[in-house]
RNA sequence: GCCCCGGUAGCUCAAUGGAUAGAGCGCUGGCCUCCGAAGCCAGAGGUUGCAGAUUCGAGUUCUGCCCGGGGUA
Numbered sequence: 001g002c003c004c005c006g007g008u009a010g011c012u013c014a015a016u017g018g019a020u021a022g023a024g025c026g027c028u029g030g031c032c033u034c035c036g037a038a039g040c041c042a043g044a045g046g047u048u049g050c051a052g053a054u055u056c057g058a059g060u061u062c063u064g065c066c067c068g069g070g071g072u073a
Stems, first nucleotide, its partner, number of pairs: 001072007010025004018056001027043005049065005
């Protein structure tokens, strides 16, 4: 250089082109407890890597670029 896979919450990952992008862990608050842990309840937290294109509608499709991993010489 070329080819393939990936990039979504702090972390690990979901999400048939269609309702307000969700889950677990973590974090914060409450309940419980003599105090903690555990358990239960609630909450905060997102420019879906960047820029365009297609579409009534894009995390999802297409193009270019960036980053990570793998393959090839």
The RNA shown here (transfer RNA) has 73 nucleotides and comes from Promineifilaceae bacterium (SeqCode). Lineage of the source: Bacteria > Bacillati > Chloroflexota > Promineifilales (SeqCode) > Promineifilaceae (SeqCode). The prediction has a mean pLDDT of 82.